[in-house]
Record summary
A computed fold for a 129-nucleotide RNA from a soil metagenome, annotated as c-di-AMP riboswitch aptamer (ydaO/yuaA leader). The RNAcentral record of the sequence draws on MGnify. Model confidence (mean pLDDT): 78 of 100. Its Rfam family is "c-di-AMP riboswitch aptamer (ydaO/yuaA leader)". On this family, see Barrick et al., Proc Natl Acad Sci U S A 2004: "New RNA motifs suggest an expanded scope for riboswitches in bacterial genetic control". Its family is annotated with regulation of gene expression and cyclic-di-AMP binding in the Gene Ontology.

Parts: sequence; structure tokens; C1' cells
RNA sequence: UGCCGAAUCUCCCCAAUUGGGGAGAGCGGGGGAACCACAGUUCCCAGGGGCUAACCCACCAGCCGCAAUUGGUGGGGGCGAAAUCCUUUUGUCGCCAGCCCGUCAGCUAACCCCGUAGGCGCACAAAAG
Repeated sequence: UGCCGAAUCUCCCCAAUUGGGGAGAGCGGGGGAACCACAGUUCCCAGGGGCUAACCCACCAGCCGCAAUUGGUGGGGGCGAAAUCCUUUUGUCGCCAGCCCGUCAGCUAACCCCGUAGGCGCACAAAAG
């Protein structure tokens, strides 16, 4: 001086200096009626759900029979970036991870609860508004 992301700002108290504890605004997430949606029987197997762009399908291989899981290939889909700012399009480059609840949650007014972190860069663009 910029970027990803909700993750910014203001005030109060304690401490005495780098810290700790609170309140509020803004931003973000979850739970939670009616109506609507779902819905029946038997057998086998298997839980289900949330944050996030981080998902779906097919095939191959491995695996203990299935399922699950692991790796690979292909297709579809989603997300981010380039310097005055915003939107859109094209091209280019990159990402599709991780974490949580705990057998439980469709939508959902009132109402209730929670978060406000962490990480990265010093520039490859063009067009329309």
C1' cells in the first nucleotide's frame, strides 16, 4: 500500500503501560409456529445435520461379500485474483480444503442462542457501462 474472509468501529472498568475483563453498533451464522413440504408395508444395508466456494456424476484400481473409505482419469458445477472505485463480459492464472454438533434439527413470524478469527502479496490484462 493491497488481497482472501462475516471477522470492523465506538465506549466503559481493572491493571499500569505492549495486557485483562465487559457493553453497544455494524456485519455474519444457527435454533425455532401456522401454512406448505415430507409421509404407507416388508427385508437388507446404512445414522443424520451445520459452517464454508470447497460439490455432483461416470469409469478404473485397491479393499474382506455389500456399503463406507483411499487413489487415479474424464465430464459438469462452484469460488478467488491483477492498483482511482463499482458492475458485467472475454482471455489468463489459481482453489474445490478444513472444522464442528452428537443420534437430533425441512421451511418458519414472534422469540432464543452464537461468532466478530486466521492467513497472504508487492502486481500479465483487455472491452462495455